[in-house]
Molecule: SAM riboswitch aptamer (S box leader)
Organism: Bacteroidales bacterium UBA6267
Order: sequence, then structure tokens, then C1' cells
RNA sequence: GAUUUAUACAGAAGAGUGGAGAGAUUAGGCUCUGUGAAACUCUGACAACCUCCCUGCACGGGGAAAGGUGCCAAGACCUAAAUCGUGAAAACGAUGAUUAUAAAUU
Repeated sequence: GAUUUAUACAGAAGAGUGGAGAGAUUAGGCUCUGUGAAACUCUGACAACCUCCCUGCACGGGGAAAGGUGCCAAGACCUAAAUCGUGAAAACGAUGAUUAUAAAUU
């Protein structure tokens, strides 16, 4: 990198370095940002995928947060990039696709 499975309307800070962008891609919006963006470092929090403990024939359920990850503005910020249903339309709903994270396999 690829494939598979699960989850995604919840939750969660401060300091230092830095010095203009950021919010996944394309597009349109909208929002945050010199009252300091991205990125990096330290500490802390949130959460519970692996791990650990208990229960169970199994699917599963409960617990802890020491370890491996993750994550800490806004529904994955919103919509479209597909299909179906309702509808005159706008739009609404469902499923998918895309994306992100974890684990396994390769």
C1' cells in the first nucleotide's frame, strides 16, 4: 500500500517553539485564526479498538485504564460529486460511495 470487519449526531485542556493559514479530496458554502492558524514538543484530559480482569456453550455482557493506538471547535462543520422512496419543486428520509480510526490478514 491492499483486503476484511467494526465504529463515526456523544466526549475531552494548558504551556513552549512557530509565524499564516486551517477545517480529508474536487466544487460550492460556512466557520475558526496575529486576542496567534498549520506543524512539532511536554504535561493533562476524553474515549474504550487491541491488551488486562470477571461472566457466558457461543453470539454477547460487565469492569479497569498499567501497556499499544486513537483523539481533544462546529453531526466526519454542511451540501453535491451515486441509487431508491415521498414530493410540482424546493426539500426530507434510507442505503451506498468517499474519508477517518482500530484490529486481523497479505